[in-house]
Context: one part of a larger RNA
Parts: sequence; structure tokens; C1' cells
RNA sequence: UUAUCAUUAAGGAACUCGGCAAAAUGACCCCGUAACUUCGGGAGAAGGGGUGCCUGGACUGUGAGUGAAUCUCGUAUUUGCAAAGCAGUUGCAGGUUACAAUAACCAGGCCCAAUCGACUGUUUAACAAAAACACAGGGCUCUGCUAACUCGUAAGAGGAUGUAUAGAGUCUGACGCCUGCCCAGUGCUGGACGGUUAAUGGGAGGAGUUAGUGCUUCGGCACGAAGCUUCGAACUGAAGCCCCAGUAAACGGCGGCCGUAACUAUAACGGUCCUAAGGUAGCGAAGUCCCUUGUCGGGUAAAUUCCGACCCGCAUGAAUGGCGUAACGAGUUGGGCGCUGUCUUAAUGAUAAACUCA
Repeated sequence: UUAUCAUUAAGGAACUCGGCAAAAUGACCCCGUAACUUCGGGAGAAGGGGUGCCUGGACUGUGAGUGAAUCUCGUAUUUGCAAAGCAGUUGCAGGUUACAAUAACCAGGCCCAAUCGACUGUUUAACAAAAACACAGGGCUCUGCUAACUCGUAAGAGGAUGUAUAGAGUCUGACGCCUGCCCAGUGCUGGACGGUUAAUGGGAGGAGUUAGUGCUUCGGCACGAAGCUUCGAACUGAAGCCCCAGUAAACGGCGGCCGUAACUAUAACGGUCCUAAGGUAGCGAAGUCCCUUGUCGGGUAAAUUCCGACCCGCAUGAAUGGCGUAACGAGUUGGGCGCUGUCUUAAUGAUAAACUCA
């Protein structure tokens, strides 16, 4: 010096991102126990007291003996009381020892407020245990059975030896109070007059080739039936799309400017533009607030954190759920009591190394 331990005057979180670590609490018995609450809890709430040994008392068992009742009257049966001794218990009383009596070991620290998630549970084997996942409960959609859906080229299998109180998909996530407006866009469902639309059918019309015919400067040129080949208009033609409706616990979305009240300020009110509709109830500097350490109040001597309000919500908001909520949490944040070498500030000791000698 390092590691692991032990103790410490006075102070007691001044340490630190943060009480991290350590200390403290701890067993059993008795007393006592708040807010809140889903009446079950909260609760071991909190907070107090006791604990060894001896003597006595009390109690329990056994018990000599004794009382009563009954009858076939036997020192029989049944049922009470109970001395001493012995064994045991003790929440009672007194005494007694020590610094200390659950004498060692083992064995909750507690309270207040807030946030998130209801809860028990699950998870990144080996840096994350959580507010993430799951969950009971809620909703929507699909599925009538050879079900939907999934695996497989198929046969076939699962679903299910189930049958809509069933099965599948998806979202939300106990419980309480609730869940507003918008169907213009995207999606889904339904409809179908019309428009558009493929192959196919259709074949108007055209092209190539040439038997032949005509002309010829004899080199060729023009026309050209059938056949074969090829292009091909009108017309025909389904779903789809356009179109018409419905649907938001489908994906999603939920405005601007100007003026106005008898101080000022503000605007219940009015005007105007735009939109599918302009954010309702709630909550709100929030796990969401840039400006921002917003402003006010509380807590502190002093607080960018915290709690309660305000609302000017850069950029809250209702099953992408909103707001509450008892209980629960190795979750997160703030405060307090106790406690302490975390610290002021270091000291001493033990063990194992390091180092020196051998």
C1' cells in the first nucleotide's frame, strides 16, 4: 500500500448524482395502533413494556383418606372432595446477580407525500427486472361446420373427437366515473343505372406471295383469281376502378383573422375566411412546456429537485383509451425520524499478501 474484518472521542448525512456502503431494527409474550378503504385490508401500522435465577403463592396431574348415591348388602359399583410427597405450568408477589437475562448464533429499520403499472406472475442464459410483456375484465371483426384461420405442391393434419356461452384475428388492460365531434382522404362492408376495362367472339378493310392477263425498248413493268400467310375497324365482353351508400373501441383527423362591456384589463357577444369536422368531459410547466430555474404558495437559514395551485397546452385529451383509485412493487422522485467512520479527520488492532533477511 492492497484485500477482508473489528473498534472509535465530539458531531451525526456536513459525504455523495443519490444515505451507495455500513450501522441500526430484529425472537417470543402483553398493551396499543391513524389517514384511507374495493370493508377484505391498511397492520408486525406507528408506539410502549416484559424475558435469567431463587423463594412463596396459584394452578394441573397423581394421591393416603373421606362424603354421597345405588343394589343381587359385598370392606361391591358409580360419583364427588382431598393432606403430605412427587412431577409439571405460571400472565402473580417478593427477593437476588451482572455493564448486559431472546446475555452466544439465527431473526423487519420506520413514517409522510407523489409518479407509473391495478394485483400474483414473465423477460434481454452472460452489462437492462422495469413504467416493458402477460393478466382477469372490456370492445370490434371474421367463422353455420368439409367453419373461419394455420401448416403442406398434394394427400393430409391442427382448429376439434370442439359447434357462435364455440373457435380465430386485432386493440385495450382490475375496479369506479366516463369514452365527445368528423366518413372529405385511406381501408373495410354493401349496392349497382351509367362511364371505363382483358382474353375471347367478330370480321369491315388492308398487305405479302402468284397461276394468269395486258404492255414492252425483250432488260422487264402493270394488273392480278383461288390457296397459303399476315395486319385488323365497328360490334360483343366479367370482376376491378370511376360511381352511390354505410362504417372511427377501422387507419386516422379534431382551424385562422378582426372588433366589442361606464378606469384599465379581459371578452360572455358580433363579423369574416376556410374545413370532413374544428378538441367536448377531464387533466395540465406533466415521464408531454421550447421560452423556463414560468408565476404564486408550502417545505429549508438557504432548493434548477419536490408538493399544492394558476393556464400563456412551443407540441394534453378520451380503449394509439381520459381522469381517479384501496392493496401491491428488489420500480422511480421528494421529505422526515432512528442510526451510523459516508463525512469533518483520521486513529488503533486482526488476518492474507506486498517488502527485507534466510